[in-house]
Context: one part of a larger RNA
RNA sequence: GAACGAACGCUGGCGGCGUGGAUAAGACAUGCAAGUCGUGCGGGAUAAGCGCAAUAGCAAUAUUGUGGUUGUUCAGCGGCGCAAGGGUGCGUAACACGUGGGCAAUAUACCUAUAAGUUGGGGAUAACUACGAGAAAUCGUAGCUAAUACCGAAUUAACACGCAAUGGUAACUCUGUUACUUGUAAAGCCGGGGACCGUAAGGCCUGGCGCUUUUAGAUUAGCCCGCGGCCUAUCAGCUAGUUGGUGUGGUAACGGCUCACCAAGGCGAAGACGGGUAGCUGGUCUGAGAGGACGACCAGCCACACUGGAACUGAGACACGGUCCAGACACCUACGGGCGGCAGCAGUCGAGAAUUUUUCACAAUGGGCGCAAGCCUGAUGGAGCGACGCCGCGUGGGGGAUGAAUGGCUUCGGCCCGUAAACCCCUGUCAUUUGCGAGCAAGGCAUCUACGUAAAUAACGUAAAUGUUGAUAGUAGCAAAAGAGGAAGGGACGGCUAACUCUGUGCCAGCAGCCGCGGUAAUACAGAGGUCCCAAGCGUUGUUC
Repeated sequence: GAACGAACGCUGGCGGCGUGGAUAAGACAUGCAAGUCGUGCGGGAUAAGCGCAAUAGCAAUAUUGUGGUUGUUCAGCGGCGCAAGGGUGCGUAACACGUGGGCAAUAUACCUAUAAGUUGGGGAUAACUACGAGAAAUCGUAGCUAAUACCGAAUUAACACGCAAUGGUAACUCUGUUACUUGUAAAGCCGGGGACCGUAAGGCCUGGCGCUUUUAGAUUAGCCCGCGGCCUAUCAGCUAGUUGGUGUGGUAACGGCUCACCAAGGCGAAGACGGGUAGCUGGUCUGAGAGGACGACCAGCCACACUGGAACUGAGACACGGUCCAGACACCUACGGGCGGCAGCAGUCGAGAAUUUUUCACAAUGGGCGCAAGCCUGAUGGAGCGACGCCGCGUGGGGGAUGAAUGGCUUCGGCCCGUAAACCCCUGUCAUUUGCGAGCAAGGCAUCUACGUAAAUAACGUAAAUGUUGAUAGUAGCAAAAGAGGAAGGGACGGCUAACUCUGUGCCAGCAGCCGCGGUAAUACAGAGGUCCCAAGCGUUGUUC
């Protein structure tokens, strides 16, 4: 000199863009952060109108019950999602990361394309009802019922297993072709319709969403290897599943991954083993560079979710807002027993020099579910707070000498502050007030038209037109009004280092980054006037180069 996720002191007008728990991976009150689908299924409650019956009434009508329809809603069964998104950096010196390869040793829900199919049955169970246990959390027994839930059966090969023949390859456990044997699937739902059949439901035709099997792709993941990146020898020897083999088991898959047996190997001064520290990278800071230091924000990967362990479900987890066990802590309790996990967003306490609102919206982007409308989304988009940082703007411009007054210095003549002020003439940035007022909006949906599909003017799909959707926000921006009116400080002045005098003090009080100042004329302490530097900041401290 530059830099910072900074802190402290003094000061503080506005805006834009960023950024903000670095310490206790300490403990957490409260609210929210993952749901959705009725076009998979059966119920409960409720509203509307319709039909039927009963009661009251002469009747209109009213009430009750019941049936089916439409809507709303509640929990349940079922599907998909909850493995993403979001947080943190404890652990980890490791194939964790980076980079380059390999898998002839692998898996992949949703998506795209391809080929084929979607036949016919069965038994349950939740909800619900009844009874019961318990303070609660919750649970038991009996009975009823549905499905795209569950289970057999049928059919099927390009799929799997086995076997044979033959070709490719250096070779095989690899792969192509052919034949044979055995095995393995499925589920329905929602529309529309002219003729024909049918009392009707429907058949039949047609469209959409699904389901099953296959192949290929895409995406994502798993495994293996070469090389690379901290300190320490005041750590020199380490190792028994250890190193290799055969076989068994296991996995999507190779493998001591596991186990039985056999052999005695394997690593190491090119630093094994041990100890310390640490998430890694793209990058960031500095520097002319080489290098050095760092890894906040943003992006990729990894690890973790109160602590330790374990598996279940699933395409995917050994799962932050799932389960089980153990532990610590905390809460409720009728003392028998239960409940909880902010390193999600806000927020609280604590420790600390120190780090924000218990805000708005799903309008946009993206995600989940759904045919869709839509619902959910503390992701995200915005606003709020903090000069924490960077950038921009302003605090006025021109004229104005009797060089006014105060103040300071003085050789007492005067000099400085100083065109500075007053005064005159202007301007109107920002702030203030008033008015107008965006872009971010395209999609979706509704209506209508055209085309495709189709027997069809229906339904469905594609395209055009019209209408509808904004949290930020009456914000940005634009226009007008008034008036210089509302807006400057901090540090320094002995040398390094730009900037000097007076007074006070008297080795005292004090200053100080280094050299050093202060003991009666201190440009070095304290105050004042003046000057210098930077400026909404200026200094100090800390850290890095």
Molecule: small-subunit ribosomal RNA, 5' domain
Organism: metagenome